[in-house]
């Protein structure tokens, strides 16, 4: 950097540095921000994607009342990530719904994170 799969309305903040914009990008809206945001650092926490550990069950094998391997489902939170305003803050394009403009639902696009592949 490209691709694949899964998830994205739950959850979780204090201190310090710093000093102006910020909520990915464009437009519109709605918000956050000198009562100091965004960002960075420290500490703390949330979650459970991967690894580890342990439980129970199933299947297979064996030198068989046990051991090994694989699998399903919980648990834990040690390790690798991630995350800790607002649904990914909302909409944009398409379809459906009495339905060109408003509204609702679903999908697409774009994006984020994890695991894997090249």
């Nucleotide at each position: 950097u490209a691709c694949u799969u899964a998830u994205c309305c739950a959850g979780a903040a204090a201190g310090g540095u710093g000093g102006a914009g910020g909520g990915a990008a464009u437009u519109g809206g709605c918000c956050c921000g000198a009562u100091g945001a965004u960002a960075c650092c420290u500490u703390g926490g949330c979650a459970a994607c991967c690894u580890g550990u342990g439980g129970c069950c199933c299947u297979g094998c064996u030198u068989a009342u046990a051991g090994c391997a694989g699998g399903a489902c919980g648990a834990u939170a040690a390790g690798g990530u991630g995350c800790c305003a607002c649904u990914a803050c909302c909409a944009a394009c398409c379809a459906c719904g009495a339905a060109u403009g408003c509204c609702g639902u679903g999908g697409a696009u774009c994006g984020a994170u994890a695991a894997g592949u090249g």